[in-house]
RNA sequence: GCCGAGGUGGCUCAGCCUGGUUUAGAGCGCUAGACUCAUAAUCUAGAGGUCGCGGGUCCGAAUCCCGCUCUCGGCA
Repeated sequence: GCCGAGGUGGCUCAGCCUGGUUUAGAGCGCUAGACUCAUAAUCUAGAGGUCGCGGGUCCGAAUCCCGCUCUCGGCA
């Protein structure tokens, strides 16, 4: 340099192909409470997201298009 896969709460991932109304969800983790002599486990509630960055299309973009950037793999 070329090809492919990926970047979404602290972590691991769904959702993207097929745009839609008000809210981007799950598990683990975190915080508080319940339970317990206490801890763990379990249950309940809660906080936490510029959807990698910038631009475009559209009435409307995590989702479509373009550029850039980062990570992983392959080829050279």

RNAcentral holds the sequence, with entries from ENA. A computed fold for a 76-nucleotide RNA from a Candidatus Aenigmatarchaeota archaeon, annotated as transfer RNA. It matches the Rfam family "tRNA". Rfam classes the family as a transfer RNA. The organism belongs to Candidatus Aenigmatarchaeota, within Archaea. Model confidence (mean pLDDT): 82 of 100.